[in-house]
Molecule: c-di-GMP-I riboswitch aptamer
Organism: Domibacillus robiginosus
RNA sequence: CUACGAUACUAGCAAACUUAUCGAAAGGUAAGGACGCAAAGCUACGGGUCUAACGCAUGUAAAGCUAUGAUCGCCGGGUUGCCGAA
Numbered sequence: 001c002u003a004c005g006a007u008a009c010u011a012g013c014a015a016a017c018u019u020a021u022c023g024a025a026a027g028g029u030a031a032g033g034a035c036g037c038a039a040a041g042c043u044a045c046g047g048g049u050c051u052a053a054c055g056c057a058u059g060u061a062a063a064g065c066u067a068u069g070a071u072c073g074c075c076g077g078g079u080u081g082c083c084g085a086a
Stems, first nucleotide, its partner, number of pairs: 004084002012037002017032006035073001041079003045076003048071003055065002
């Protein structure tokens, strides 16, 4: 330095839920709160999944199709990083 990941050390993040707020929604942000996480740091590049406002189609209506929206704590890729047992 790379790989690897301990009953280690120093730390870190924060699920569900609640309150407030943004958003058509999915979901995001902030505070509280901890299910868990060796990248549960960042990145929407590939795939998957979610939503369907606008649009399309049909029509009394409901329902249907569709990301340009979202999800990195769904998987992979890229990139950065703490520690040092086997």